[in-house]
């Protein structure tokens, strides 16, 4: 430098559950521990999720007749996750190898 001890000190804390915030994805405070060697931080490329829509095609419905209603994909726009992957960046310990 790689690497990651049944190794010493500290750290973070998923499910749930209280409040608070957000249309939502989720988020912050407390409890609370399933893990975690970056589970520190950054949405930058992939993913996942959510909202929206004078868009684009398709089903289904009400009707006398969709241009009404309602469902899933598409594209787009805005947004969530950094404990889903890689990347960036910072950084604590030191046994064996």
């Nucleotide at each position: 430098a790689c690497c990651g001890a049944u190794a010493a000190g500290a750290g973070c804390a998923a499910a749930c559950c209280a409040c608070g915030g957000g249309u939502a994805a989720c988020c912050g405070u407390g409890g609370g521990a399933c893990g975690c060697a970056a589970a520190g931080c950054c949405a930058c490329g992939g993913g996942u999720c959510g909202u929206c829509u004078u868009c684009c095609g398709g089903g289904c419905u009400u009707g006398g007749g969709a241009u009404g209603g309602c469902c899933a994909g598409g594209a787009g726009a805005c947004g969530a996750c950094a404990g889903c992957c890689g990347g960036g960046u910072u950084g604590c310990c030191g046994g064996a190898g």

This is a predicted structure of a 97-nucleotide RNA (c-di-GMP-I-UAU riboswitch aptamer) from a Gemmatimonadales bacterium. Lineage of the source: Bacteria > Pseudomonadati > Gemmatimonadota > Gemmatimonadia > Gemmatimonadales. Model confidence (mean pLDDT): 86 of 100.